[in-house]
Context: one part of a larger RNA
RNA sequence: CGUAGGAAGUUUGAGGGGGUCUGUCCUUAGUACGAGAGGACCGGGAUGGACGCACCGCUAGUGUACCGGUUGUGGCGCCAGCUGCACCGCCGGGUAGCUAUGUGCGGUUUAGAUAAGCGCUGAAAGCAUCUAAGCGCGAAGCUAGCCCCAAGAUGAGACUUCCCUUGAGGGUCGUGGAAGACUACCACGUUGAUAGGCUGUAGGUGUAAAGGCAGUAAUGUCAUAGCCGAGCAGUACUAAUCACCCGAAAGG
Numbered sequence: 001c002g003u004a005g006g007a008a009g010u011u012u013g014a015g016g017g018g019g020u021c022u023g024u025c026c027u028u029a030g031u032a033c034g035a036g037a038g039g040a041c042c043g044g045g046a047u048g049g050a051c052g053c054a055c056c057g058c059u060a061g062u063g064u065a066c067c068g069g070u071u072g073u074g075g076c077g078c079c080a081g082c083u084g085c086a087c088c089g090c091c092g093g094g095u096a097g098c099u100a101u102g103u104g105c106g107g108u109u110u111a112g113a114u115a116a117g118c119g120c121u122g123a124a125a126g127c128a129u130c131u132a133a134g135c136g137c138g139a140a141g142c143u144a145g146c147c148c149c150a151a152g153a154u155g156a157g158a159c160u161u162c163c164c165u166u167g168a169g170g171g172u173c174g175u176g177g178a179a180g181a182c183u184a185c186c187a188c189g190u191u192g193a194u195a196g197g198c199u200g201u202a203g204g205u206g207u208a209a210a211g212g213c214a215g216u217a218a219u220g221u222c223a224u225a226g227c228c229g230a231g232c233a234g235u236a237c238u239a240a241u242c243a244c245c246c247g248a249a250a251g252g
Base pairs, nucleotide, nucleotide: 001152005163006162007161008160009159010158011157015149016148017147018146021049022048023047024046025045026044027043033038051106052105053104054103055102059100060099061098062097066093067092068091069090070089071086072085073084074083075082076081110144111143112142117137118136119135120134164251169246170245171244172243173189174188175187176186177185194239195238196237197235198234199233200232201231203228204227205226211222212221213220214219
């Protein structure tokens, strides 16, 4: 911009794309077959590999604005206690998120038309012949079926509701996001829990400082403490103020 008024929402599916893999074991059955050795088709069940999609409850990583331990050195006058720098100084752990090595799920069944192939009926050619007319069976392959996209499908579809009684709806702007390069998308904007703060709590570290007590002291104890990022709730304290812009004229 189009989809012959303007919108919001829900959709149909022309047409595309993805997927389509496979082993072993048990049973049927030591049966059919075979002198024996050996050893099935068909059917039923179990369990794997690789691959794919999703997820983070478990396991395991990461987790440089979390907690602790600790070395050297500088600073806060000194002690104590903190703190800067040294690869995050080094080391031990670790929430959320993101992950795989972790977990869940998937390939199927089925229908139709077929290939090679196997047939029925059957002439040309009194026979024979699956083929010439006609009819059937038959693949991991084809078309559907499963999952995803999809009306610029210009063949521009459908349904519901709203607006044209001055205005349906959208945008700018702001607070943000398991959305994201930007944009877009989604949530919220005081008729408010959108983010921050605060409070509580899950969770992580592992028992702070000061003081008392015990010990000559190191240290122990009173102590499940203290501190804490992303999680979950609650709470208008802070910021989403006020407002502006676009947008029809009942539709060739």